Predicted 3D model of a 1492-nucleotide RNA (small-subunit ribosomal RNA) from an uncultured bacterium.
[in-house]
RNA sequence: AGAGUUUGAUCCUGGCUCAGAUUGAACGCUGGCGGUAGGCUUAACACAUGCAAGUCGAGCGGAAACGAUGUAGCUUGCUACAGGCGUCGAGCGGCGGACGGGUGAGUAACGCGUAGGAACCUACCUAGUAGUUUGGGAUAGCCAUUGGAAACGAUGAUUAAUACCGGAUACGCCCUACGGGGGAAAGAGGGCUUCGGCUCUCGCUAUUAGAUGGGCCUGCGUAAGAUUAGCUAGUUGGUGAGGUAAAGGCUCACCAAGGCGACGAUCUUUAGCUGGUUUGAGAGGAUGAUCAGCCACACUGGGACUGAGACACGGCCCAGACUCCUACGGGAGGCAGCAGUGGGGAAUAUUGCACAAUGGGCGCAAGCCUGAUGCAGCCAUACCGCGUGUGUGAAGAAGGCCCUAGGGUUGUAAAGCACUUUCAGCGAGGAGGAAAGGUUAGUAGUUAAUACCUGCUAGCUGUGACGUUACUCGCAGAAGAAGGACCGGCUAACUCCGUGCCAGCAGCCGCGGUAAUACGGAGGGUCCGAGCGUUAAUCGGAAUUACUGGGCGUAAAGCGUACGUAGGUGGUUUGUUAAGUUGGAUGUGAAAGCCCAGGGCUCAACCUUGGAACUGCAUUCAAAACUGAUGAACUCGAGUAUGGUAGAGGUAAGUGGAAUUUCCUGUGUAGCGGUGAAAUGCGUAGAGAUGGGAAGGAACAUCAGUGGCGAAGGCGACUUACUGGACCAAUACUGACGCUGAGGUGCGAAAGCGUGGGGAGCGAACAGGAUUAGAUACCCUGGUAGUCCACGCCGUAAACGAUGAGUGCUAGUUGUUGGGAAUUCUGUUCUCAGUGACGCAGCUAACGCAUUAAGCACUCCGCCUGGGGAGUACGGCCGCAAGGUUAAGACUCAAAGGAAUUGACGGGGGCCCGCACAAGCGGUGGAGCAUGUGGUUUAAUUCGAAGCAACGCGAAGAACCUUACCAGCUCUUGACAUCCCGGUCGCGGUUACCAGAGAUGGUUUCCUUCAGUUCGGCUGGACCGGUGACAGGUGCUGCAUGGCUGUCGUCAGCUCGUGUCGUGAGAUGUUGGGUUAAGUCCCGCAACGAGCGCAACCCUCGCUUUCAGUUGCCAUCAUUCAGUUGGGUACUCUGAAGGAACUGCCGGUGACAAGCCGGAGGAAGGUGGGGAUGACGUCAAGUCAUCAUGGCCCUUACGGGCUGGGCUACACACGUGCUACAAUGGCGGUUACAGUGAGCAGCGAUGGGGCGACCCUAAGCUAAUCUAUAAAAACCGUCUCAGUUCGGAUUGCAGUCUGCAACUCGACUGCAUGAAGUCGGAAUCGCUAGUAAUCGCGGAUCAGCGUGCCGCGGUGAAUACGUUCCCGGGCCUUGUACACACCGCCCGUCACACCAUGGGAGUUGGUUCUACCCAAAGCUGGUGCGCUAACCUUUGGAGGCAGCCAACCACGGUAGGGUCAGCGACUGGGGUGAAGUCGUAACAAGGUAACC
Repeated sequence: AGAGUUUGAUCCUGGCUCAGAUUGAACGCUGGCGGUAGGCUUAACACAUGCAAGUCGAGCGGAAACGAUGUAGCUUGCUACAGGCGUCGAGCGGCGGACGGGUGAGUAACGCGUAGGAACCUACCUAGUAGUUUGGGAUAGCCAUUGGAAACGAUGAUUAAUACCGGAUACGCCCUACGGGGGAAAGAGGGCUUCGGCUCUCGCUAUUAGAUGGGCCUGCGUAAGAUUAGCUAGUUGGUGAGGUAAAGGCUCACCAAGGCGACGAUCUUUAGCUGGUUUGAGAGGAUGAUCAGCCACACUGGGACUGAGACACGGCCCAGACUCCUACGGGAGGCAGCAGUGGGGAAUAUUGCACAAUGGGCGCAAGCCUGAUGCAGCCAUACCGCGUGUGUGAAGAAGGCCCUAGGGUUGUAAAGCACUUUCAGCGAGGAGGAAAGGUUAGUAGUUAAUACCUGCUAGCUGUGACGUUACUCGCAGAAGAAGGACCGGCUAACUCCGUGCCAGCAGCCGCGGUAAUACGGAGGGUCCGAGCGUUAAUCGGAAUUACUGGGCGUAAAGCGUACGUAGGUGGUUUGUUAAGUUGGAUGUGAAAGCCCAGGGCUCAACCUUGGAACUGCAUUCAAAACUGAUGAACUCGAGUAUGGUAGAGGUAAGUGGAAUUUCCUGUGUAGCGGUGAAAUGCGUAGAGAUGGGAAGGAACAUCAGUGGCGAAGGCGACUUACUGGACCAAUACUGACGCUGAGGUGCGAAAGCGUGGGGAGCGAACAGGAUUAGAUACCCUGGUAGUCCACGCCGUAAACGAUGAGUGCUAGUUGUUGGGAAUUCUGUUCUCAGUGACGCAGCUAACGCAUUAAGCACUCCGCCUGGGGAGUACGGCCGCAAGGUUAAGACUCAAAGGAAUUGACGGGGGCCCGCACAAGCGGUGGAGCAUGUGGUUUAAUUCGAAGCAACGCGAAGAACCUUACCAGCUCUUGACAUCCCGGUCGCGGUUACCAGAGAUGGUUUCCUUCAGUUCGGCUGGACCGGUGACAGGUGCUGCAUGGCUGUCGUCAGCUCGUGUCGUGAGAUGUUGGGUUAAGUCCCGCAACGAGCGCAACCCUCGCUUUCAGUUGCCAUCAUUCAGUUGGGUACUCUGAAGGAACUGCCGGUGACAAGCCGGAGGAAGGUGGGGAUGACGUCAAGUCAUCAUGGCCCUUACGGGCUGGGCUACACACGUGCUACAAUGGCGGUUACAGUGAGCAGCGAUGGGGCGACCCUAAGCUAAUCUAUAAAAACCGUCUCAGUUCGGAUUGCAGUCUGCAACUCGACUGCAUGAAGUCGGAAUCGCUAGUAAUCGCGGAUCAGCGUGCCGCGGUGAAUACGUUCCCGGGCCUUGUACACACCGCCCGUCACACCAUGGGAGUUGGUUCUACCCAAAGCUGGUGCGCUAACCUUUGGAGGCAGCCAACCACGGUAGGGUCAGCGACUGGGGUGAAGUCGUAACAAGGUAACC
């Protein structure tokens, strides 16, 4: 410090996720030791049991228990006596139970933090001053009687005090009207004593001061919500009184009407606050366990008493809930003290030891008490430290795993050898935490004192829970001690097996559908290590709320627009001031913590000392630049006055012409209108057309212009009236009056609403006609609201420049509108204000903006924070309504989005090409048959191919074989390969026979192993038998593959290097202007070059030359029936090498180019015809059944063999063909002319037979030698338009040939039969010249078999104006929400499932308010019949108490509201879901441009 994730790729925006640190944690797996910390975050839920606050006999009366002592009795170990002693139950009294300990419910508050303040109290403590006198009456205990189950009492008698109450005294104290008045006390212990007292110590009283602690008040700070905007009657203030320790409406009476609030009152929700903790670079954020400070609470609510202090955790009273006891009458209780229990929960410990230390209470003290505290126990909860060995050790052991089979890895790891012994274990020793206290002696103070007491010194004595302490030494032995997660990317770490979108994983992206580094296991590896992971939570990364430190044209985001209140902000000069600001000083900012430097535990964690820091607040001194405040002034901002100018600026009234429509009327006749085409509609009752007239409403052509005006919405005939603003020029005046603007107010298109008018045209709704599968649309004919006017609402728009307002600054060029100035005077220059285009710097993600900023700055306002849910719900406000405004959450996704790029696509555009269309010729689709396919059938009808690019395709040929399929029979190392073992006088071959469908089995005749050799049954080969490794598979996967092939397409494209441009994907080059069949060539150009393609080079046909002439040829010469022969090689031809064609020449055109057009010559002319040749790539195209091959599967079978059957089925559908439908023909007869190829298990002449297929015979030919009739054409005759002399299917009979065999199932022949069919609907195919059409011939395969396929020649046309349209393709451009790329994407209803949510008659509960009722305990006030010790008095009084009454008030009740939450029949929309239904709204001109 960043990374992953939106895309085909890119940049940006933006969310989600990860890596880090942390925790009072929990869970999973694992677990050796020690130190230091921590340990109910949940139910402030309920609690059994024990303990947690007592102490003082030196306050008192006393003696229940224990002990010692003494005395007495005696039974000699018992009883009695003695409060005399140590002590002490219960009681009176004093002090303490207000501390310590717990918890965080409540509290949004002077509660807390910080800094201050004045009107207070303070037991114990310290210091000072003055005292400590004299009396009295009770009472508990005890005793007696008595009630009650108990708790607890009642009555009587008696008694003490440091308990209580008088009197005296009063330096100081309190009150005061300044005269005066008021108010205290207690003793105890020790010593001495002449018993009078003195003295010491501790107490007590009054008072002053301090210290400590506390109460009260104030400034500032201290959550969220405005979908909480108004709150408040003791409320705010005053006067008086009361009350309090104390100021105060704290309380009361009276008076006034105030007080708080947008700087957020009130209300609601949440929460103890702080030092700190955690994270972060910091600023911030989150948090408030342990430790420390403050607050609040103590079962819930209320209340007071006592006291220095409480409205009191282990006190009291009352009410309530709960629990317990009960004799049913009544009582008792409060763990949020320490342990512990139940419960809740993911989850949090022992019913331990000790007061030894520290501290607290009481006490003179010893001491007692102390679950505070110190320790121990449990827990890897956290942090820190240590260990689980060290060295050596290659045969790189074994085993595991992988493997290309060679090896690699685990791995010096282990074993082995040599050492060590921390920790744990056993044994022994052994600090420190201890200071006190007691006692003895000395000394000082006090005192009369050598007592007592206190301080100091010394000796002795003496206190440890922890504790088997820490620590040290000894002993033994490698001995007792390693796991967890991860290994696709982020993120360090890879292979095998299993599984097969299953099981599962997953933090995000995403893995898994048969080769998974992602699931599970294993081997190996990586990271941590007594821990490792997961989950939860916080901060960080996140500049993702942006103060530091973000944005708003298009990504989320500028209010529709202006005016203006509060607020914010503000020109120049100068004086004063000192609020802000800056500096110094002082106080404070507790301790702990963090940081720094030391020190102590062996180190560290931890502890300790000092420092720094605590960024703050307050007080004070100073400065005066800036801001503020205030005084004075200025003119440039702003404004006013004067003179001009332009303008659809606004409002009102009036006027005008053109056009549409309607009405009247004339002329006139059959249509008009409308559309893609039609129809509805109008019209013979006279339309439409045309002439004239009238009416009425609305809008204002031309001018008209990126022209004008206005804040925006918006404004367009003309005239008049009223009126707002702007600009220019020159002076004068005011003197900062300015800018912005939360709330607020005005204006605000269209549509809509209300009332009343108006209504020509247009025109939602509606009706009809079309279109369509449908058409509630688009189109057409009509047509109501509305559009118009007046008045009043509404308040929204893609209200847009998607750009808030204002000010200043920052190159220019060129238009235009309105002013002004200058001038050489109608051409220009300068200037101000607007309005456009282009463009530099700069900015921007890019597009783009660019003096009219989206640049550089300042001021103010508004707004944004992922997409969806949703601008929705609820609530509020506004509105007549429609609706507007403000405005969420649950839930859900990992994206949504902007700009630009490359493609692809478009029912976008431009240019161009192709038998693509058109122009033609001939077909298919109809018939019959052949053949292939689908379907169906079947035991099987083997398999594959599927739009073009499957379908006469694999198959260049299924009767058996082929053959892969089916049925049956049969074999199991196999039909075939390699290795091993054995045999070769017993197998094998062969002959024949038997069984069988055959394979096969059985019998039998005959024959009998090769080579080398070291001579060995040695080796090798062949054959046979056997064993197991293995063979075998046309079984699966063409979506694991190689190879081969199809297709776009013989289309002209596809790329690279360097350079340049761009943040980048990419672009440029390859685009542009021409041209070409062509990215062919030329020119231009930030490109320059190059490669694969194109073309050419290759083959063939066409012309010719040379060479060569046999089997070819024959002009000349002979010869014959015949190039038959001689001869010849001229010609044809054959086959080898050459030539020839290049826009080379001429003219025109073009840009002086490339080229194009025409011409000449030429056999051939502009690639001469044809072929071979197929760029980068696309289709997961085809093929595992040609072959090869990974993986999987079968192994007496999915392998092998055999017989028979099937692939040939047949209602039907499609493709490709053949033959036809006839006269351009059929039939009969006659007569010509080819070429490619093939041939010995072959072609087969000739002759003979047969009507014929064919048969018999057999010459020649291994081929320019032999073999095979070319047909159409031509000529003659016949048929005469018909189901025919067309057509030949089908069927019958008889045959031929091939073959082991033609039944299923061959081809051909003859005779007979003579079906459909009379030119073919929609649709569709081929072809541009030796082509189509037509005619025959040959070949491969092959025993036989084709209408198929591949070739060959013969005869031999028509047409092309042209590129609008259909199809396909190329280039450029444009749009895009597509990128699996339009066979794309995608919207809404409906149906189903699930989820959350709104409404909802109501219902349940919480909380709160108002009014009223009731009113416990208690305080206060009143009264006080009754009762009454202290004082005065002696009749009585004062005082006190009970009782009663009143006010206040908790709980409770009644009635009515507010608010929150739960449930709720039914209902609304929303979200999600794999392939559901219906349509096709959007994205291309998305097929009606889209959107608000």